[in-house]
Context: one part of a larger RNA
RNA sequence: CGUAGGAUAUUUGAGAGGAGCUGUCCCUAGUAUGAGAAGACCGGGAUGGACGGGCCUAUGGUGUACCAGUUGUCACGCCAGUGGCAUUGCUGGGUAGCUAUGCUCGGAAGGGAUAAACGCUGAAAGCAUCUAAGUGUGAAGCCCACCUCAAGAUUAGAUAUCCCACAGAGCUAAUCUGGUAAGGCCCCUCUGAGAUUAAGAGGUUGAUAGGCCAGAGGUGUAAGCAGUGUGAGCUGUUGAGCUUACUGGUACUAAUUGGCCGAGGG
Numbered sequence: 001c002g003u004a005g006g007a008u009a010u011u012u013g014a015g016a017g018g019a020g021c022u023g024u025c026c027c028u029a030g031u032a033u034g035a036g037a038a039g040a041c042c043g044g045g046a047u048g049g050a051c052g053g054g055c056c057u058a059u060g061g062u063g064u065a066c067c068a069g070u071u072g073u074c075a076c077g078c079c080a081g082u083g084g085c086a087u088u089g090c091u092g093g094g095u096a097g098c099u100a101u102g103c104u105c106g107g108a109a110g111g112g113a114u115a116a117a118c119g120c121u122g123a124a125a126g127c128a129u130c131u132a133a134g135u136g137u138g139a140a141g142c143c144c145a146c147c148u149c150a151a152g153a154u155u156a157g158a159u160a161u162c163c164c165a166c167a168g169a170g171c172u173a174a175u176c177u178g179g180u181a182a183g184g185c186c187c188c189u190c191u192g193a194g195a196u197u198a199a200g201a202g203g204u205u206g207a208u209a210g211g212c213c214a215g216a217g218g219u220g221u222a223a224g225c226a227g228u229g230u231g232a233g234c235u236g237u238u239g240a241g242c243u244u245a246c247u248g249g250u251a252c253u254a255a256u257u258g259g260c261c262g263a264g265g266g
Stems, first nucleotide, its partner, number of pairs: 001152001005163007015149004021049007033038001051106005059100004066093005071086006110144003117137004164266001166178004183261004187203005208254003211250005217243003224237005
C1' cells in the first nucleotide's frame, strides 16, 4: 500500500514445512517343522540405542551482584571490627536464570488408492487362462491421519461485536481539506519477550518496576557482652547474623500532565 467504510477479537485451511529409524529380551513354544542338530510364521508384552520437541521437580554444572573461611599488604589514630588491592586474591558452599551428562514426551494405531506379487469369475480360443469386460488381497513407499506455519490464498475468505447521516471547498459531482467516533499510537513503568523492532504485562478506576514488610531458599551459630583458660582459644546469648535474580503482600517512589492518528454512508 492492497484486501471497495473504519475497527477489535475469534477462526477456516488453499498451500508449505517437520516427523517417518531401529536393536535386544520374554510369552505364545522348545509348539509347527525336522531323523537329529536346530527351530519358526502369526499374535502379545517389556526394555534399549540413535534422532527430535519441551522442561529444571529431582541428579549435576554455572552462578565475578549471596554466605562463610583464609594469606600478604595498605587504610579507617590504636585494640576490636571493617574496607581496598592481589585472576572473583585463593578456598568451601550456593538462590533465580541458563543448562546436560538430568527429567519427560514422540515415531504409533487407523483409513483410502496402489507397486511387485497372489487371487476370484471369465471369454477371445466349446479346453485352459488373474484380464480382454468385471472384481479382490497386497508395502517402511503415495494420499489422509500426527506436529508447526499459513488469507499478499491479489481467488486477498468466514464469524461475532463496536463506531457511524460532522463541517468547509468543489459544475453542490467526482474529489480534496479539517476536526472527531470505535479503536490505535506517541510517551512512560516493565518482562513469560528481546540485537533494534516486534510480542506480552501495565500506566493511579494502578501491584508494571523499584523500595518496604513477611516468607521460601542459601550460608552456617554475626557483632557486642558475659563466663572460662597463663594462653592460642572455647562456651553461652544463637540455627545466630547476613542474604541477588524466587513467592505473597503493601501505593512509599516512578508509570504525571498531555499530544497525534483514525470512518463519512460505504